[in-house]
Background:
Predicted 3D model of a 71-nucleotide RNA (transfer RNA) from a Dysgonamonadaceae bacterium. It was read from a public genome assembly.
RNA sequence: GGUACCUUGGCCGAGUGGUUAGGCACCGGUCUGCAAAACCGUAGACAGCAGUUCGAAUCUGCUAGGUACCU
Repeated sequence: GGUACCUUGGCCGAGUGGUUAGGCACCGGUCUGCAAAACCGUAGACAGCAGUUCGAAUCUGCUAGGUACCU
């Protein structure tokens, strides 16, 4: 330098154009003499900037970061 792939809450992780799943953790509650465990509940995310579209996490371009291979 080239090619391919990846980037979604604090962490893991699903989602092939129409309500952004789920689990763990945090927080609140129930329970308990206290705590743990268990159970219930709340909040929290689409790497960035543009484009296409009635509508974009999803399609397109560029940028940033990462992984692999080639040179």
Rfam family: tRNA. It is annotated as a transfer RNA.
Model confidence (mean pLDDT): 80 of 100.